Bacterial RNase P class A from a Burkholderiaceae bacterium, 310 nucleotides, folded computationally. The model forms 92% of the base pairs in the Rfam consensus. The source organism's lineage runs through Bacteria, Pseudomonadota, Betaproteobacteria, Burkholderiales and Burkholderiaceae. It is recorded under the gene name rnpB.

[in-house]
RNA sequence: AAAGUCCGCCGGACGAUCGCGGUGCCGGUUUGCCGGCGUCGAGGAAAGUCCGGACUCCGCAGAGCGGCGUAGCAGGUAACGCCUGCCCACCGUGAGGUGAGGAUCAGAGCAACAGAGACGAGCCGAUUCAGUUCGGGUGAAACGGGCAAUCUCUACGCGGAGCAACACCAAAUAGGCGGCCCGUGAUCCUGCUCGGGGAGGCCGCGGGUAGGUGGCUUGAGUCGGCGAGUGAUCGCCGGCCCAGAGGAAUGAUCGUCACGACGCCCGCAAGGGUGUCGAACAGAAUCCGGCUUACAGGCGGACUUUGCAU
Numbered sequence: 001a002a003a004g005u006c007c008g009c010c011g012g013a014c015g016a017u018c019g020c021g022g023u024g025c026c027g028g029u030u031u032g033c034c035g036g037c038g039u040c041g042a043g044g045a046a047a048g049u050c051c052g053g054a055c056u057c058c059g060c061a062g063a064g065c066g067g068c069g070u071a072g073c074a075g076g077u078a079a080c081g082c083c084u085g086c087c088c089a090c091c092g093u094g095a096g097g098u099g100a101g102g103a104u105c106a107g108a109g110c111a112a113c114a115g116a117g118a119c120g121a122g123c124c125g126a127u128u129c130a131g132u133u134c135g136g137g138u139g140a141a142a143c144g145g146g147c148a149a150u151c152u153c154u155a156c157g158c159g160g161a162g163c164a165a166c167a168c169c170a171a172a173u174a175g176g177c178g179g180c181c182c183g184u185g186a187u188c189c190u191g192c193u194c195g196g197g198g199a200g201g202c203c204g205c206g207g208g209u210a211g212g213u214g215g216c217u218u219g220a221g222u223c224g225g226c227g228a229g230u231g232a233u234c235g236c237c238g239g240c241c242c243a244g245a246g247g248a249a250u251g252a253u254c255g256u257c258a259c260g261a262c263g264c265c266c267g268c269a270a271g272g273g274u275g276u277c278g279a280a281c282a283g284a285a286u287c288c289g290g291c292u293u294a295c296a297g298g299c300g301g302a303c304u305u306u307g308c309a310u
Stems, first nucleotide, its partner, number of pairs: 001306010012257007020041009043281001047292002050290005055162004067158005072086005087101001088099004102153002107151002109147002119144002123136004166214004176205006188196002221240008259278008
């Protein structure tokens, strides 16, 4: 210098104006809300919903059969099909990468083409007292084995549904139960008297619906330091609070700066100035740990191979 390998990180910044959701204080209010000020307001994947858990409800004496999943050895973890270390196999010159890596003396099943014969032992040619001994093209494999990514066996794990879970408050209408009034005319027209009308009316209770509230975000949290460990990870100390909507807010416009591409100008060059354009994937919905997938552009570190120079 050129090709690569493996990790880690960023995912525009600031300001102004208008607007949206949560929350604190103040003021107003028709008690439904409204206004002002302050403060907070998407991601590295919020995604796919694939795996594991927390949480909630339902089910469950115990045992057995069945079903599903996982599979080297050890460790980490709340748990895992995740992660780490080591071994082995394969790929790569290498840094490294990949692994569906238990068991074939329990049983079954399978093996293209070639070959006489393919899992049952035998077949062919010699040879011997004697299946006694020797040899056999083909083929991945020829008599001893292979495949468990075929069934199976072994070990371990697994009850079901999911925040639209679930809990609480609770209209209108209809129906249910109970009580009272009522053809000796109730309720109603109609506040009262008269009159009219003619079969239900009133109250209470309980269930469910609409609607509302909780669940809801302080947590296996995050940042820094120190320590243990090869590592995943763990412990201690200190700081911080970091969306909580719910037919669902987190936005729009403009300006300045930064970034990239292209063009022009200046400069021997490094570089500077200027104009236009561009800027991804995507977007919370109970929460958390993983895996997988998508991603414009950019940064840092460790290492490998080859070439050249000293």